[in-house]
Context: one part of a larger RNA
């Protein structure tokens, strides 16, 4: 010496459940596979390594000693790991009680607005611009009132908010559902007391059942396929005005696919906190949501105070630095995933996976 790393320099799988692996909380016995310590066998010669001779040195050769990452037996020990028994309740989960939520899946509703029908007034503009045209309008339109239709999104409340494992998720009911968060009452036993009541003490269950997670398997914005549907707005692609030197655009009229629904694929992002999970430790302060306990009040609020989320400042440390800082990028452990110069290139080429579009895996010459 027996690799440094991954917020921004190269590097966290897009998220989850989860097999194999890995790793694993107290306490007591036992075992002795791992360990440790003695011992014996065994590791062929050559070889290397020290010593020593031989060839005039050396190379080459010869003795003698070491070595030959070990392996097999065998005695002991028994703290660690690991196996087994048993036992515990802080991890883990199950129950009760109560709560907050735009968490999800169906089903129905409403109300503003937009557009289009019909009508009723009513005359010459309307839109649209940086200004213009293109469009629309005397076949009566913009404007305005009333009536009817459609399809899509939910002003305000609304937030620095709230839910979710991530994608995500917002008008109201109703129905099934899925996750989260607080709580330790109820009770028993003892003990004083005539009681009412007080005061200790235990305070529901199972008992390590867990963490991680190669492959796997399901989720998985939008945009895109396939089928049938819908189709107001909006709006790629087209077409027409306009602008330019051109203008295959920015800007304006118009407008198809799409944008919604139903199944069925696609797996993809800057899928982002550019921060993988999971547990423990460590000065503060000051806002928010959810829910406990106390003081004090008629109450409610305020003020103390647990707990879980969400959020700003900052202490120590960290950090190339910027910042990070009990929601760590501190300070350990445990598992997974990835990186190893820049282009070539997320390309070839094989594989696999898709109807296709392309999707995963993933090089090299050769070149700086």
């Nucleotide at each position: 010496c027996u690799g440094g790393g991954c917020g921004u320099a190269a590097a966290g799988g897009g998220c989850g459940c989860g097999u194999a692996g890995g790793c694993g909380g107290c306490a007591c016995g036992u075992c002795a596979a791992g360990c440790g310590c003695g011992u014996g066998g065994u590791g062929a010669a050559a070889g290397c390594c020290c010593g020593g001779g031989g060839c005039u040195c050396a190379a080459c050769c010869c003795c003698g000693g070491g070595u030959c990452g070990g392996c097999c037996g065998u005695g002991c020990g028994g703290a660690c790991u690991g196996g087994c028994g048993u036992g515990c309740u802080c991890g883990a989960g199950c129950a009760c009680u109560g709560u907050a939520g735009g968490g999800g899946c169906g089903g129905g509703u409403g109300g503003a607005a937009u557009u289009c029908c019909g009508g009723g007034u009513g005359u010459a503009g309307c839109g649209g611009u940086g200004g213009a045209a293109u469009g629309c309008g005397u076949a009566g339109a913009g404007a305005u009132c009333c009536g009817g239709a459609a399809g899509a999104a939910c002003a305000c409340c609304g937030g620095u908010g709230g839910c979710g494992a991530a994608g995500g998720c917002g008008g109201c009911c109703c129905g099934c559902u899925g996750g989260g968060c607080a709580g330790g009452a109820a009770g028993a036993c003892g003990g004083a007391g005539c009681a009412a009541u007080c005061c200790g003490u235990c305070g529901g269950c199972u008992g390590a059942c867990g963490c991680u997670g190669a492959g796997g398997c399901g989720c998985g914005a939008c945009a895109g396929c396939g089928u049938g549907g819908g189709g107001a707005g909006c709006a790629a692609a087209c077409a027409g005005g306009a602008u330019u030197a051109g203008a295959u655009a920015c800007c304006c009229u118009g407008g198809u696919a799409g944008u919604c629904c139903a199944c069925g694929c696609c797996g993809u992002a800057a899928a982002c906190g550019a921060u993988g999970a999971a547990u423990g430790c460590u000065u503060g302060g000051u806002g928010u949501g959810g829910u406990g306990g106390g003081u004090a009040u008629c109450g409610a609020c305020c003020c103390c105070u647990g707990c879980c989320g969400u959020g700003c400042c900052g202490a120590a440390g960290c950090u190339a630095a910027c910042g990070c800082a009990g929601u760590a990028a501190g300070c350990a452990u445990u598992c997974c995933g990835c990186c190893u110069g820049g282009g070539g290139a997320g390309u070839a080429c094989g594989g696999u996976c898709g109807c296709a579009a392309g999707g995963c895996u993933g090089a090299a010459a050769c070149u700086c």